[in-house]
Context: one part of a larger RNA
C1' cells in the first nucleotide's frame, strides 16, 4: 500500500454554503475519441517454451510465443461528445397551515435588593452545631411610596422551530426557512464537496456604558491532625447592553451528507381526504416497543447500527495533540503537526 474499519474498543470534520473534482433520470438520432472484432507487416541479434539428433554434462539443428505500438477494414451495446425530445429527480407558481426561527423598537406583572416615611421592640441571621456578620445611631417583622437591574412563574409537553450553536412574559415593524394540497409552469437545472467563505454555547480579551441578584479571585468564621476545600458571612472581575475580537466544548444521537429498498403495533405535532359516534386513509415531523437482518456484546431495528450505491472526512499502542516551523490572534491561545525513544 492493499485488505479492514469509525454509537460505546483508535477513528464522523461543531454546522452550513459552495469552487475545482468525483458520481449521476428516461427515449431517440448522429459520431466513432475510449471500447471491441478481424487482417497485415513489424516485434533485429542474443536469450527463452517446445521438438529433433546426440548425450554423463557441455553441445549441434529446427523453431513457437512475445503484453505492445503502427496500418487497414468493421461493430455501435456501454462510457464520452453533439443534437432533439420526455417527466418521475430538482425547482417555480396558485390555495391553505403551524411554529420559543432571526433582527429592531416599545411595554407588563411577581420577586430580590436599596432608599424614604409610619407602626413596633430586642433581637435577627446562619448552621449538623456554631461563629464571623447585622441590630438601641432602632435592626428583623409589618404597611405605603420611590429607585434600579436582571430573569420571565403558571401555560409547558417524550411538544414546537432552526443547518448547527441555539430559541420562551406581551405587542408592533422588518425578515429567513418549512409542511400539506392542486398538479398549472420549467425540463436533469441533481448530489457530494479537497481548497475558499460564512455562522458558531460558555469563558476570555478591547473600548464605552450598566451593576439588583449571583459570584471565580480575595478576606473572615467554622470543620479538621492539617483544610490553600466541602459549610457559613461578606465580596472584586464576570454575568447585562453596544461595537469589535477569540473560534473552542462530553459543539453528543459520542452515530457525516444524499438517494433507493425492506414485518408490524402503540402514542403524539402540523396538514389533506373520508366518515360525522368511535374511527379510517395518506404525507411531513417527534417518541415508545418489536420481526427479519445486523452487532464482540450492550443494543440498533422504515428517523437503522438492516440491504445497496455515490462523494467527503477520519483511524492504526504510548511518546503527543507534545516539540519545531508557517499562518492567524491585542493577548490568552487556535489551526496545521512530527521524530528519537519505548512496547
Nucleotide at each position: 500500500c492493499u485488505g479492514g474499519g469509525c454509537a460505546u474498543a483508535a477513528a464522523g470534520g461543531g454546522c452550513a454554503u459552495g469552487u475545482a473534482g468525483g458520481c449521476g433520470g428516461u427515449g431517440a438520432a448522429u459520431c466513432g475519441g475510449g471500447u471491441u472484432g478481424a487482417a497485415a507487416g513489424u516485434g533485429a541479434a542474443a536469450g527463452u517454451a517446445g521438438c529433433c539428433a546426440a548425450a554423463a554434462a557441455g553441445u549441434g539443428g529446427c523453431g513457437g510465443a512475445a503484453u505492445g505500438a503502427u496500418c487497414u477494414c468493421g461493430a455501435a451495446a456501454c462510457c464520452a461528445a453533439u443534437u432533439c425530445a420526455c417527466u418521475u429527480g430538482a425547482g417555480u407558481g396558485a390555495g391553505a397551515c403551524a411554529g420559543a426561527g432571526g433582527a429592531g423598537a416599545g411595554u407588563g406583572g411577581a420577586a430580590u435588593u436599596u432608599c424614604g416615611u409610619g407602626u413596633g421592640u430586642a433581637g435577627g441571621g446562619g448552621u449538623g452545631a456554631a461563629a464571623u456578620c447585622c441590630g438601641u445611631a432602632a435592626a428583623u417583622a409589618u404597611a405605603c411610596u420611590a429607585a434600579g437591574g436582571a430573569a420571565c412563574g403558571c401555560c409547558a409537553a417524550a411538544a414546537g422551530c432552526g443547518a448547527a450553536g441555539g430559541c420562551a412574559g406581551c405587542u408592533c415593524u422588518c425578515u429567513g426557512g418549512g409542511u400539506c394540497c392542486c398538479u398549472a409552469c420549467c425540463g436533469a437545472c441533481g448530489u457530494u464537496g479537497u481548497g475558499g467563505u460564512g455562522c458558531g454555547a460558555a469563558g476570555g480579551c478591547a473600548u464605552g456604558g450598566g451593576g439588583a441578584g449571583u459570584g471565580a479571585a480575595c478576606a473572615g468564621g467554622a470543620u479538621u491532625a492539617g483544610a490553600u476545600a466541602c459549610c457559613c458571612u461578606g465580596g472584586u472581575a464576570g454575568u447585562c447592553c453596544a461595537u469589535g475580537u477569540u473560534g473552542u466544548a462530553a459543539a453528543c444521537g459520542a452515530u457525516g451528507a444524499g438517494u433507493g429498498u425492506u414485518c408490524g403495533c402503540c402514542c403524539u405535532u402540523g396538514g389533506u381526504c373520508u366518515a360525522c359516534g368511535c374511527g379510517g386513509a395518506u404525507c411531513a415531523g417527534g417518541g415508545g416497543c418489536c420481526c427479519a437482518g445486523c452487532u464482540a456484546a450492550c443494543g440498533c431495528g422504515u428517523g437503522a447500527a438492516a440491504c445497496a450505491c455515490u462523494c467527503c472526512g477520519c483511524c492504526u499502542g504510548g511518546g503527543a495533540g507534545u516539540a519545531c516551523g508557517u499562518u492567524c490572534g491585542c493577548a490568552a491561545g487556535a489551526c496545521u503537526g512530527a521524530a528519537a525513544c519505548u512496547c
Molecule: small-subunit ribosomal RNA, central domain
Organism: Helianthus anomalus